c-di-GMP-I riboswitch aptamer, 95 nucleotides, folded computationally.
RNA sequence: GAUGAACAAAGGCAACUCCGCCGAAAGGCGGAAGACGCAAAGCCACCGGUCUAACCCGCAAGGAUCUGCAGCGGUAUGACAGCGGGGUUACUCAU
Numbered sequence: 001g002a003u004g005a006a007c008a009a010a011g012g013c014a015a016c017u018c019c020g021c022c023g024a025a026a027g028g029c030g031g032a033a034g035a036c037g038c039a040a041a042g043c044c045a046c047c048g049g050u051c052u053a054a055c056c057c058g059c060a061a062g063g064a065u066c067u068g069c070a071g072c073g074g075u076a077u078g079a080c081a082g083c084g085g086g087g088u089u090a091c092u093c094a095u
Stems, first nucleotide, its partner, number of pairs: 002095004012038002017032006036082001042088003046085003049080003056074004
């Protein structure tokens, strides 16, 4: 340096729940409690996938206009790194 994650050792992260805040939501941040699990469950939205649908568009409501509320569908520019791939950094041991 490369590969691997068996054996050890030191450790690390933290699922779920509750509270507060941000957000339209998905979700994120912080705290408490608590560990489902993780060899990168460290970091990065480049690729695929998944989630949400505010704005916007269409439909409908409703004979027309105006205003307000609500429904259905489409749609990321929003989100997920603990979905997979990829990039990058890294402890220990073994080969």
Notes
Its mean pLDDT, the model's own confidence on a scale to 100, is 83.